[in-house]
RNA sequence: CCCAGCGGAGGGCAAACCCGGCGAAAGCCGGGGACGCAAAGCCAAUCGGGUCUAAAGCGGCUUAAGCCGCCAUGACGGCCGGGCUGCAAGC
Numbered sequence: 001c002c003c004a005g006c007g008g009a010g011g012g013c014a015a016a017c018c019c020g021g022c023g024a025a026a027g028c029c030g031g032g033g034a035c036g037c038a039a040a041g042c043c044a045a046u047c048g049g050g051u052c053u054a055a056a057g058c059g060g061c062u063u064a065a066g067c068c069g070c071c072a073u074g075a076c077g078g079c080c081g082g083g084c085u086g087c088a089a090g091c
Stems, first nucleotide, its partner, number of pairs: 005091002012037002017032006035078001041084003047081003050076003057070005
């Protein structure tokens, strides 16, 4: 110096849930809050796979209101793989 494991201190992020806002929804943003996270930092959904939703559209049913099916152009990076970077006493 490198690899793997354990791990102190200091710091970082923030699930569910609640409040406010946006949205048709999935979900997102802000505040509170911590289940967890060593990359839960950045890139990336037009890199691949996966998952969620279905407004518009198309089709069907219905007198109608409306309901059902298909569908991403809408989402999720805290579902997995991928690329770049990165704090750390001691054993």

c-di-GMP-I riboswitch aptamer from Ammonifex sp., 91 nucleotides, folded computationally.
Of the family's consensus pairs, 95% are formed in the model.
Model confidence (mean pLDDT): 83 of 100.
The sequence was found by an Rfam model in a public genome assembly.